[in-house]
Molecule: transfer RNA
Organism: Limisphaerales bacterium
RNA sequence: AGGGCGAUAGCUCAAUUGGUAGAGUAGCGGUCUCCAAAACCGUCGGUUGGGGGUUCGAGUCCCUCUCGCCCUGCCA
Numbered sequence: 001a002g003g004g005c006g007a008u009a010g011c012u013c014a015a016u017u018g019g020u021a022g023a024g025u026a027g028c029g030g031u032c033u034c035c036a037a038a039a040c041c042g043u044c045g046g047u048u049g050g051g052g053g054u055u056c057g058a059g060u061c062c063c064u065c066u067c068g069c070c071c072u073g074c075c076a
Base pairs, nucleotide, nucleotide: 001072002071003070004069005068006067007066010025011024012023013022019056027043028042029041030040031039049065050064051063052062053061
């Protein structure tokens, strides 16, 4: 330099191929317990990496930028 994959809740990951974003865990509250842990119940949580475009409608499609991983090549 070229190519591929990825970025979604604090963390780990989903989202049926465009129909309006969810789970586990963590946090908080409660039940239980002499107390705590575990278990169970409830609750809180999001500018879907940034910007632009297409569309009635975008996490999903197109363009561009940023960051991470992998492959190929060049120099030394």